[in-house]
Context: one part of a larger RNA
RNA sequence: CUGGGCGUAAAGCGUCUGUAGGUGGUUUUGUAAGUUAGAGGUGAAAGCCCCGCGCUCAACGUGGGAAUUGCCUUUAAAACUGCAUGACUUGAAGAUAUUAGAGGAUGGCGGAAUGACUGGUGUAGAGGUGAAAUUCGUAGAUAUCAGUCGGAACACCCAUGGCGAAGGCAGCUAUCUGGCAUAUUCUUGACACUGAGGGACGAAAGCGUGGGGAGCAAACAGGAUUAGAUACCCUGGUAGUCCACGCCCUAAACGAUGUGUGCUCGCUGUCAGUCUCGCUACAGAGAUUGGUGGCUUAGCUAACGCGGUAAGCACACCGCCUGGGGAGUACGGCCGCAAGGUUAAAACUC
Numbered sequence: 001c002u003g004g005g006c007g008u009a010a011a012g013c014g015u016c017u018g019u020a021g022g023u024g025g026u027u028u029u030g031u032a033a034g035u036u037a038g039a040g041g042u043g044a045a046a047g048c049c050c051c052g053c054g055c056u057c058a059a060c061g062u063g064g065g066a067a068u069u070g071c072c073u074u075u076a077a078a079a080c081u082g083c084a085u086g087a088c089u090u091g092a093a094g095a096u097a098u099u100a101g102a103g104g105a106u107g108g109c110g111g112a113a114u115g116a117c118u119g120g121u122g123u124a125g126a127g128g129u130g131a132a133a134u135u136c137g138u139a140g141a142u143a144u145c146a147g148u149c150g151g152a153a154c155a156c157c158c159a160u161g162g163c164g165a166a167g168g169c170a171g172c173u174a175u176c177u178g179g180c181a182u183a184u185u186c187u188u189g190a191c192a193c194u195g196a197g198g199g200a201c202g203a204a205a206g207c208g209u210g211g212g213g214a215g216c217a218a219a220c221a222g223g224a225u226u227a228g229a230u231a232c233c234c235u236g237g238u239a240g241u242c243c244a245c246g247c248c249c250u251a252a253a254c255g256a257u258g259u260g261u262g263c264u265c266g267c268u269g270u271c272a273g274u275c276u277c278g279c280u281a282c283a284g285a286g287a288u289u290g291g292u293g294g295c296u297u298a299g300c301u302a303a304c305g306c307g308g309u310a311a312g313c314a315c316a317c318c319g320c321c322u323g324g325g326g327a328g329u330a331c332g333g334c335c336g337c338a339a340g341g342u343u344a345a346a347a348c349u350c
Base pairs, nucleotide, nucleotide: 004321005320006319007304008303012318014201015200016199017198021194022193023192025088026087027086029084030083031082033081034080035077036076037075038074039073040072041071042070049065050064051063052062053061054060091191092188093187094186095184096183097182098181103177104176105175106174107173108172109171110154115149116148117147118146119145120144121143125136126135162169163168206247207246208245209244210243211242215241216240220236221235222234223233258317259316260315261314262313263312266295267294268293269292270291271290272289273288274287275286276285277284299306300305323350324349325348332343333342334341335340
């Protein structure tokens, strides 16, 4: 390489968008590039293979054949693929009507709680722990009442729920804005799928500049514990956590399961619609579409398990794997302010 694989053994890019490329629905006519068949030319000799012959045999030599799976020319076929052409509606997109939603951005507002400050009441403790101590407090703490300030997060509702491509998203409200779903089957008429590179987004931590800073809290300090204790526990506490703008680009970025399409028993819950029955209206029953869960048939799987949300049966395209360590390292390239990221070996060793 061929092959075999990628939930857990090595292996699905964190996610999407999209260029090239690959692949592509039903049907008419044409064409003949691919395809198929025939014929001709060529495919040196030697060698290999087959049948003979010659050296006493064999190796070896020699005659003939076959093979040379290829290329070229030509004749023909037209099913399939391609190309050209006309048409179609099931894929896709649009239109109209309607719903649900923590989807996103910006502004405004709210209450509870923590903390601080001011004032009142009040007096000797409070706090903390396994027990203590560091710590706070007669300069009046803790507790309690009233007021003020400030920052961050939004209890209950809350769910096995919803939305988003993923990361993720939760007080209320206004404005702007993205996507999905359902119904009608009205319009376009294959406009599609995937996607090397490219582009965008991407938790937390971290970085730059400027703000902000209540609580929490790396580092740090102290008190304990201990043989020691650079920890676990306690008292403090700075970056940070928050905001704006700009970087970083990584995660057990997980469903450890790439995206899209079709096909393949049932039962049951839930969310969003639609239709039918019922009905004054509900409650309820049935059907159906889309999402999200549980159990399971066939089948699959090494087993565990998966099982119409497949890890079943298939197709299209991409990514990735190829014994362990060395190593996701070195070197080089690219990116970054840095931290570092990304691409990515070998010697050696078992």

A computed fold for a 350-nucleotide part of an RNA from an uncultured bacterium, annotated as small-subunit ribosomal RNA, central domain. The RNAcentral record of the full RNA draws on ENA and SILVA. The coordinates come from a structure-prediction model, not an experiment, and the mean pLDDT is 88.